Transfer RNA from Vicugna pacos, 72 nucleotides, folded computationally.
[in-house]
RNA sequence: GGAUAUACAGCUCAGUGGCAGAGUACAUGCUUAGCAUGCAUGAGGUCCUGGGUUCAAUUCCCAGUGCCUCCA
Repeated sequence: GGAUAUACAGCUCAGUGGCAGAGUACAUGCUUAGCAUGCAUGAGGUCCUGGGUUCAAUUCCCAGUGCCUCCA
């Protein structure tokens, strides 16, 4: 330099155009003499950035940036 894949909660990740979710972690409550475990509830999101398509975009398209892999 060229090609491919990827970017979503603190972390690991789902989500094939119409309300953004799970596990884990965190907070609170219940349980216990107390802790752990368990159960319930809650908080936490500019869906990487900027454009395009569409009535409507996390989703489709383009460019940029970061990162992974391959070729040279």

Description: It matches the Rfam family "tRNA". The organism belongs to Vicugna, within Eukaryota.